The RNA shown here (c-di-GMP-I-UAU riboswitch aptamer) has 91 nucleotides and comes from Geomonas sp. Red32. NCBI's taxonomy places the organism under Bacteria, Pseudomonadati, Desulfuromonadia, Geobacteraceae, Geomonas. Rfam family: c-di-GMP-I-UAU riboswitch aptamer. Rfam links the family to the GO term cyclic-di-GMP binding.
Parts: sequence; structure tokens; C1' cells
RNA sequence: CUAGACAAAGGCAAAACUGGAGCAAUCCAGUGACGCAAAGCCACGGGUCCGUUUCCUCAUAGCAGGGAAGCGGAUAGCCGGGUUGCCAAAG
Repeated sequence: CUAGACAAAGGCAAAACUGGAGCAAUCCAGUGACGCAAAGCCACGGGUCCGUUUCCUCAUAGCAGGGAAGCGGAUAGCCGGGUUGCCAAAG
């Protein structure tokens, strides 16, 4: 320097419910704990979700549905990556 078992001191907070913001995904606060060694932070890559536009398909004509692409947004508790971090054995 890397690694992080057994403990110790602590930390975060899923679902659900209530209130609020947003077209929505989702977010904020409270209650509450499913779990988490980064479940601290960051949208850089991928995935997923939402909104919108265009094209194709279906359709008698349309609506709805399905597919593709562009633009905008969300998700860090989906994965990868970056960065910071408490105690500490073996290696």
C1' cells in the first nucleotide's frame, strides 16, 4: 500500500401508510425496517422506466395496439466505472 474475517462503536433505510411536488417515471418529509461493509457521493458506459416527436406496421377510414429512431427526464438499493470513508485478523 492492497485486502476486509471475528468483534466493538456507530450509520443507512426496502415494502407499506400519511402529507407535499411533478403530465409521468420518480423525488422530498414523517412513521416504519426488507436488507446493506460503502444501501456515502457522482448519470461516464450499459440496462430498465417515464414524457414527447417522426417513421413503419395493424386498421375500410380512424382510435387503440405493436415495432424503430431522435430529443428531454428518472433510476446510484440494476450492473460496471470514478471518488471519499470508521475499526481491524489472516493473506